[in-house]
Molecule: TPP riboswitch aptamer (THI element)
Organism: Rudaea cellulosilytica DSM 22992
RNA sequence: CAUACGAAGCAGGGGUGCCCGUGCAGAUCGCGGGCUGAGAGAAACCCUUGGUACCUGAUCCGGGUUGUGCCGGCGUAGGGAGCUUGGAGUGAGUGUUG
Numbered sequence: 001c002a003u004a005c006g007a008a009g010c011a012g013g014g015g016u017g018c019c020c021g022u023g024c025a026g027a028u029c030g031c032g033g034g035c036u037g038a039g040a041g042a043a044a045c046c047c048u049u050g051g052u053a054c055c056u057g058a059u060c061c062g063g064g065u066u067g068u069g070c071c072g073g074c075g076u077a078g079g080g081a082g083c084u085u086g087g088a089g090u091g092a093g094u095g096u097u098g
Stems, first nucleotide, its partner, number of pairs: 001091003005087001007085004011048004016042001017035007054079003060073004
């Protein structure tokens, strides 16, 4: 000087769908239940470039379901939010001494 690894601090990004019942004149709204999921508005959960969060293509394609981004494909696709400070190890370089 570089850096695998790990820690801390601060900061940032993201999604919230579907079905049934019920309230209502009627509901895309409220309440209750159910499905998948980490999470279906929770002071929660997930993700931050080694990017498995999430978005786009997509009113896409195949399968399945009461129904849904439910599952698979697309997908080594295109995008996508990070810095700082210690620790410790390794490697390289330089100097000094024997």